[in-house]
Context: one part of a larger RNA
RNA sequence: AACGCUGGCGGCAUGCCUUACACAUGCAAGUCGAACGGCAGCACGGGUGCUUGCACCUGGUGGCGAGUGGCGAACGGGUGAGUAAUACAUCGGAACGUACCUUAUCGUGGGGGAUAACGCAGCGAAAGUUGCGCUAAUACCGCAUACGCCCUGAGGGGGAAAGCGGGGGACCGUAAGGCCUCGCGCGAUUAGAGCGGCCGAUGUCUGAUUAGCUUGUUGGUGAGGUAAAAGCUCACCAAGGCGAUGAUCAGUAGCUGGUCUGAGAGGACGAUCAGCCACACUGGGACUGAGACACGGCCCAGACUCCUACGGGAGGCAGCAGUGGGGAAUUUUGGACAAUGGGGGCAACCCUGAUCCAGCAAUGCCGCGUGAGUGAAGAAGGCCUUCGGGUUGUAAAGCUCUUUUGUCAGGGAAGAAACAGCAGCUCUAACACAGUCUGCGAAUGACGGUACCUGAAGAAUAAGCACCGGCUAACUACGUGCCAGCAGCCGCGGUAAUACGUAGGGUGCGAGCGUUAAUC
Repeated sequence: AACGCUGGCGGCAUGCCUUACACAUGCAAGUCGAACGGCAGCACGGGUGCUUGCACCUGGUGGCGAGUGGCGAACGGGUGAGUAAUACAUCGGAACGUACCUUAUCGUGGGGGAUAACGCAGCGAAAGUUGCGCUAAUACCGCAUACGCCCUGAGGGGGAAAGCGGGGGACCGUAAGGCCUCGCGCGAUUAGAGCGGCCGAUGUCUGAUUAGCUUGUUGGUGAGGUAAAAGCUCACCAAGGCGAUGAUCAGUAGCUGGUCUGAGAGGACGAUCAGCCACACUGGGACUGAGACACGGCCCAGACUCCUACGGGAGGCAGCAGUGGGGAAUUUUGGACAAUGGGGGCAACCCUGAUCCAGCAAUGCCGCGUGAGUGAAGAAGGCCUUCGGGUUGUAAAGCUCUUUUGUCAGGGAAGAAACAGCAGCUCUAACACAGUCUGCGAAUGACGGUACCUGAAGAAUAAGCACCGGCUAACUACGUGCCAGCAGCCGCGGUAAUACGUAGGGUGCGAGCGUUAAUC
C1' cells in the first nucleotide's frame, strides 16, 4: 500500500505503482500606447438639432478591440514510453556559442521604397481567402562614416545603427522647434558572470541454452559542412577496427543525490524533494530565433475523434481540475496573486492551475483526548460452581472535583515592507531626471474572523480490533460430533474439544486493530 471491522481531535507530510489508454468542459502565456498607423467598443469633454433628455457629429482627453512592431512564448509545469550508453555519476580536456545582466571604449549622420490595419469589389456552408486602392513605424533597404572588428595573396578589401519620453536658464525662431540636459533604448567592439554545445577516462543489471561482429566499417589525403573538434558528409587510397578482461545479440531498466533495512559489510529500491536526461497522439522534417528541430508553433504521412451545404475543414490533458476505461487501489471541474518567484512594461499595472492556501482520504508519522479522586452493602445482573462460594470488581451506582477536546459568547494576529508618494542631501543652469543615500507618513492578506487569548455551562461530545493448544502473553462453560469448521508451521474436530461456533473471563495493541502483498 490494498482489503475487513471500527473511528473523537489537531499538526506535518503524502495521494493513478495499472492503459505513454481515450478525452466533454473551463482555465494553464502573455505584455508593451513611453515603437507605430489608428479609433471598433466604453467613459469624459466639445459642437449641432431640439420634443429637455434623447439623437447625431467630433481621436480633443482617459483609454483601447482588431492590426504592424518589440520582448517573452526554448522558462516554469507534466510524464518515464524509449534509452545498457548519443544517458547518468565522478574526474579531466579544447576546437565553440551566448538574448536579457555587468564592465570598458567608440558611435547613433543622411535618404528611399513598401505593407498590414482601413476602404471598395468579390469567392466560400464554414475554416478561410482573392483582386484593386490609401497609410505609419524602434518593420524593411541602400548611402555615408569605421578606434576597434572580419577576410587577405599583407598591397588591399568588407561591414553598422532607431528612435521614444521628461525638463529647461541664456541664445536663435512667428510657431513647431532648433539648442542644452536627463532617462530608456539602438549599433560596433572588449572583458566577465551565469548558461549551453563538444571530447576523453573510470564506474553503472541479467543471459554463452547469444561466439564471432563490422564496409562509412578502422585509418589517411583532399573537399564540403558546423557556433565548434571529428567519417559529421563525400571522392580517392590503405585494410583495418572490436571480441572469453565477454564483442555482437537477446531480455530488463530512465540515471544520480538519496530511501528502506542492517552492528557493519552488504542487500533491496529510485514515491515525494533536488540535479541531469528523454518524450509530448504515432513516424518524419525543417522554419523562426541568442537559444527548439519546439507539450498548449508550422509542414507531410498514419491511426483515431468531431463539424460539413459532401466541395472541404478542425483536434491532440504524459499542464491544473474533471470524465470514461483499466484496476485491489489513489483527491476538488475550489480560492488568491496577499507572500516567494517568473514574463512584459519607465512605471502604475497586467498575466501566472508556477506558487501560496483551502477541500477530500486514519494513507503515513507525531501529539492529545474519551475524565480525576473517593467509594464494600464487595449491590443488582451475567458467568462458573464442589452449592460453601468464586469471578466480573473500586468496576458501577453514590459523593467530591476538573474542563483538555467539543459547544456557545467576546476579542483577535504574525506572515507586509519594499515598489510607488512626500521632504531632505548629492548631481545640475534647473524646483527636471537620477541615486541599492537619509527620514517621514500611507496603501496592500487568498488563507481567515483562521491560529491564538478570555469567559460560560456541563462528565457532559468521543473505543475498538485481534487473539487465548505449542511456537506465543492469555481458560472455563455450553453447542457441535472427522459434520460444520479452523490452520503461518506442527496439527485440531469421529460425544466430556483450553485448537470449530457462541458466551463469560483473560491477554496484547489502541483511533486504531487484524489480514494479504512486498523488501531488508
A computed fold for a 520-nucleotide part of an RNA from an uncultured bacterium, annotated as small-subunit ribosomal RNA, 5' domain. The coordinates come from a structure-prediction model, not an experiment, and the mean pLDDT is 84.